[in-house]
């Protein structure tokens, strides 16, 4: 110097996952019950759809492909499902914008049922993190002269 691993600060990310208040309590979380504040489903008119075993819907950015391969299943091909790899719609901080580069492109619920929806009803506030750099561009505060 360069890599790669712990661990610690500081300022921060992904996401809806924050605060306040009472009670118990091992006094940190967890657990009861409430408030505010964020976020999801269900649910009339009216408009929309009429496509339901080839089920179908739901939170999420996280869809939709080609090869290759396991075993099922076939006279064989196809066809449902697993798993590699490569792409890809679509995703994400340090205000905003435009290229370029690295990153992610999961999981997981409902059970035969659900468009849209006023009032109304319900359910959650979790868990996880260090790939996010360069280069332009045109703006805003604020000091001080």
């Nucleotide at each position: 110097c360069u890599a790669u691993u712990a661990u610690g600060a500081a300022a921060g990310c992904c996401g809806a996952a924050u605060u306040c208040c009472c009670g118990a309590g091992a006094c940190a979380u967890c657990c009861g019950g409430g408030a505010a504040g964020c976020g999801g489903g269900g649910g009339a008119a009216c408009c929309a759809a009429g496509u339901u075993u080839u089920u179908g819907g739901g939170u999420g950015a996280a869809u939709u492909g080609a090869u290759c391969u396991c075993g099922g299943a076939u006279u064989g091909c196809a066809c449902a499902g697993g798993g590699a790899u490569c792409a890809u719609a679509g995703g994400g901080a340090g205000a905003c914008c435009u290229u370029c580069a690295a990153c992610c492109g999961a999981a997981c619920c409902c059970u035969a049922c659900a468009g849209c929806u006023a009032a109304c009803c319900u359910c959650g506030c979790a868990g996880g993190c260090a790939c996010g750099g360069a280069a332009g561009g045109g703006g805003a505060a604020c000091c001080u002269a």